A computed fold for a 499-nucleotide part of an RNA from an uncultured bacterium, annotated as small-subunit ribosomal RNA, 5' domain.

Context: one part of a larger RNA
RNA sequence: GAUUAACGCUGGCGGCGUGCAUGAGACAUGCAAGUCGAACGGACGAUCAGGGCUUGCUCUGAUCGUUAGUGGCGGACGGCUGAGUAACGCGUAGGUGACCUGCCCCGAAGUGGGGGAUAACUGCCCGAAAGGGUGGCUAAUACCGCAUGUGGAGGUUUGUUCAUUCGAACCUUCAAAGCAGCAAUGCGCUUCGGGAGGGGCCUGCGUCCGAUUAGCUCGUUGGUGGGGUAACGGCUCACCAAGGCGACGAUCGGUAGGUGGUCUGAGAGGACGAUCACCCAGACUGGGACUGAGACACGGCCCAGACUCCUACGGGAGGCAGCAGUCGGGAAUUUUGCGCAAUGGGCGAAAGCCUGACGCAGCAACGCCGCGUGAGGGAUGACGGCCUUCGGGUUGUAAACCUCUUUUCUGAGGGAAGAUGAUGACGGUACCUCAGGAAUAAGCCACGGCUAACUACGUGCCAGCAGCCGCGGUAAUACGUAGGUGGCGAGCGUUGUCC
Numbered sequence: 001g002a003u004u005a006a007c008g009c010u011g012g013c014g015g016c017g018u019g020c021a022u023g024a025g026a027c028a029u030g031c032a033a034g035u036c037g038a039a040c041g042g043a044c045g046a047u048c049a050g051g052g053c054u055u056g057c058u059c060u061g062a063u064c065g066u067u068a069g070u071g072g073c074g075g076a077c078g079g080c081u082g083a084g085u086a087a088c089g090c091g092u093a094g095g096u097g098a099c100c101u102g103c104c105c106c107g108a109a110g111u112g113g114g115g116g117a118u119a120a121c122u123g124c125c126c127g128a129a130a131g132g133g134u135g136g137c138u139a140a141u142a143c144c145g146c147a148u149g150u151g152g153a154g155g156u157u158u159g160u161u162c163a164u165u166c167g168a169a170c171c172u173u174c175a176a177a178g179c180a181g182c183a184a185u186g187c188g189c190u191u192c193g194g195g196a197g198g199g200g201c202c203u204g205c206g207u208c209c210g211a212u213u214a215g216c217u218c219g220u221u222g223g224u225g226g227g228g229u230a231a232c233g234g235c236u237c238a239c240c241a242a243g244g245c246g247a248c249g250a251u252c253g254g255u256a257g258g259u260g261g262u263c264u265g266a267g268a269g270g271a272c273g274a275u276c277a278c279c280c281a282g283a284c285u286g287g288g289a290c291u292g293a294g295a296c297a298c299g300g301c302c303c304a305g306a307c308u309c310c311u312a313c314g315g316g317a318g319g320c321a322g323c324a325g326u327c328g329g330g331a332a333u334u335u336u337g338c339g340c341a342a343u344g345g346g347c348g349a350a351a352g353c354c355u356g357a358c359g360c361a362g363c364a365a366c367g368c369c370g371c372g373u374g375a376g377g378g379a380u381g382a383c384g385g386c387c388u389u390c391g392g393g394u395u396g397u398a399a400a401c402c403u404c405u406u407u408u409c410u411g412a413g414g415g416a417a418g419a420u421g422a423u424g425a426c427g428g429u430a431c432c433u434c435a436g437g438a439a440u441a442a443g444c445c446a447c448g449g450c451u452a453a454c455u456a457c458g459u460g461c462c463a464g465c466a467g468c469c470g471c472g473g474u475a476a477u478a479c480g481u482a483g484g485u486g487g488c489g490a491g492c493g494u495u496g497u498c499c
Base pairs, nucleotide, nucleotide: 001499004496005495006494007493008492009491012371013370014369015368016367017366018364019363020329025327026326027325029324030323031322034073035072036071039070040069042067043066044065045064046063047062048061049060050059051058052057080282081281082280089207090206091205092204093203094202095201096200097162099199100198101197104195105194106193107192108191109190110189111188112146114144115143121136122135123134124133125132126131151174152173153172154171155170156169157168158167159166178187179186180185208254209253210252215245216244217243220242221241222240223239224238225237226236227235257279258278259277260276261272262271263270264269284305285304286303287302288301307318308317309316310315335361337360338359339358343357344355345354346353347352374405376403377402378401384395385394386393387392410435411434413433414432415431443488444487445486446485447484448469449468450467454483455482456481457480458479464471465470
């Protein structure tokens, strides 16, 4: 000098950013993941029509609406955090002849015919509640057989190949669901081939400190076989062999999410990894699986633990490292705001619904950038202050005042954007226009040398200053105050961090 925060004093406006680095401490309250009635049966409400008729009830049907339940898709994305991890975690370059892939795109073939349940509902019962038991009824794109087999999978034989590749024959085996519409048709469903995008796994190389850590290892290293996985593999198990790693640093200990990048620097390098983007990991702590194309699953389930809450003491409920917000910790970090108008996402045929993602607004000089607090001219060089050799000097054209000029700004009256076929939270905001008048707007630090800027008074090794050298013990340009001066300026200084 640059960087980044906090602190002190001060503070006018705008634009764009950024905002718990510490206790991965604990959390009141609200919201943050739903959606589909064009999969399904009910229930409820409204309207209409018809029947009954005790004329305002009931039955049947149709249409519309609402939705607790069954069912489907989504809840594995998006959002947060950085605890753990020195590792194929990340980066980079490859491999998969060892693999998976819902939704989407292209192509081929099919979608026939049956069955049994069950929630909702209802009867009874248990419970304070959370919830549960039992009997009865019912539907489906829920569930289960059968048929068909374009095809796929497995097996045997055989040809081919480097091969577990490719082909042939035979045997075995595996499908489906309907809905809307008057219809045309549309949306689906099943099997298969290909694609796109996404992912799993493997490998070479790179990836912090300590040798005052030198030996480490028994599923350990390899083999055979069984199991398991989408898939290779000690992944797992039985048996067999005795291997495997290490001064090119194993093992152990410490520290740490990695990267694109960021800061600094002429560069080389050093330090860092906020915001934004990619990858990984975690979701009260530890463990586990279920469902599913995908999880070992933040706002799912089970078990154990700590903690908090409810309880009728029998038993239950909970998980902000989502957005706000509270307490705590800390030098230190914001509103319990508005809106789905835009972008994006989920569901839906659509209308649409949901979306604290996101878009905005609020708070904070936290940062960067821009603008302002006026500009030009005038000496009776006023008063006051300070200094003085008492003559004067200085503050100083500075102020006031006069003249000329501007309106960023301020205020308010009026107008008023952008998206789009339509729809605007922001917001009557930006912007335009009008009105008024220099008006509403300057501080902070320093002045011995380094280092730009000096005198007076007070103090008297005291009080104090200080980054280093050093100042102060009666004439202190170094302490304190004042005047003056220098520097920067809505900031200025101090302290810490890194280069």

The coordinates come from a structure-prediction model, not an experiment, and the mean pLDDT is 84. The RNAcentral record of the full RNA draws on ENA and SILVA.